The RNA shown here (Fluoride riboswitch aptamer (crcB RNA motif)) has 62 nucleotides and comes from a Nitriliruptorales bacterium. Its mean pLDDT, the model's own confidence on a scale to 100, is 79. The sequence is in RNAcentral, with records from Rfam. It matches the Rfam family "Fluoride riboswitch aptamer (crcB RNA motif)". Rfam links the family to the GO terms positive regulation of gene expression and response to fluoride.
RNA sequence: GUGUGGGCCGGCGAUGGGGCUCGCCGCGAACCGCCCGUUGGGCUGAUGGCUCCUGCUUCUUC
Repeated sequence: GUGUGGGCCGGCGAUGGGGCUCGCCGCGAACCGCCCGUUGGGCUGAUGGCUCCUGCUUCUUC
């Protein structure tokens, strides 16, 4: 100096925050949604997953 394995740390997983957990990446990276007749039009979701809070949406009751 290079490669590999393990641990720790940091970042990321289509819009906010907390906890747990999974995966990916190591700044030259991970990541930056889907569909169609595509210089335009349409659709789902605050999660990677679970859960709580906030915001948004629908219905019902007072």